[in-house]
RNA sequence: AAAGAUAACUGAAUACAAGCUCGUAUAAUCAUGGGGAUAUGGCCCAUAAGUUUCUACCGGACGACCAUCGCAAUCGUCCGACUAUGAGUGGGAGCGCCCGCGCG
Numbered sequence: 001a002a003a004g005a006u007a008a009c010u011g012a013a014u015a016c017a018a019g020c021u022c023g024u025a026u027a028a029u030c031a032u033g034g035g036g037a038u039a040u041g042g043c044c045c046a047u048a049a050g051u052u053u054c055u056a057c058c059g060g061a062c063g064a065c066c067a068u069c070g071c072a073a074u075c076g077u078c079c080g081a082c083u084a085u086g087a088g089u090g091g092g093a094g095c096g097c098c099c100g101c102g103c104g
Stems, first nucleotide, its partner, number of pairs: 016091001019089007026056001029049001031047005041066002050057001058080007
């Protein structure tokens, strides 16, 4: 220098249900069309917008307003969810250690 042989090292993954708390989304919001109720009333249906977003887009209380009582139109405040996703908590698997009981 060339060829060959042997050995060592090197990977990935490691659960996760329910429940609870919180963050994000969205303001449980808003536009249009059709229908309905009428002061003992103020809803129903559909479509669209809104979310790096599936779904949802309602309920109640109180107050206002409509006195030209309608073939009309609602407004404000407060309280209360679901859904998507993330985190925490939670319980729990595995491993180690300790204690107790039983057996050997």
Molecule: Purine riboswitch aptamer
Organism: Paenibacillus albicereus